Notes: This is a predicted structure of a 73-nucleotide RNA (transfer RNA) from a Candidatus Sericytochromatia bacterium. Its Rfam family is "tRNA". Gene Ontology term of the family: triplet codon-amino acid adaptor activity. Model confidence (mean pLDDT): 82 of 100.

[in-house]
RNA sequence: GCGUGCUUAGCUCAGCUGGUAGAGUAGUGGUCUCCAAAACCAUUGGUCGAGGGUUCGAAUCCUUCAGCACGCG
Numbered sequence: 001g002c003g004u005g006c007u008u009a010g011c012u013c014a015g016c017u018g019g020u021a022g023a024g025u026a027g028u029g030g031u032c033u034c035c036a037a038a039a040c041c042a043u044u045g046g047u048c049g050a051g052g053g054u055u056c057g058a059a060u061c062c063u064u065c066a067g068c069a070c071g072c073g
Stems, first nucleotide, its partner, number of pairs: 001072007010025004019056001027043005049065005
């Protein structure tokens, strides 16, 4: 330099043919316990890597850029 893939909650990851974002874990509060842990219940937390485009509507489609991984040279 070329090609492919990835980027979503603090972390690990889902998200179907485009219909307006979820789980686990962590955090916080509660139940329980002499106290704690565990378990259970509730709850907080998101510019969906950045910009632009298409669309009534974009995490999803198109495009440019950035970062990371792998392959080729």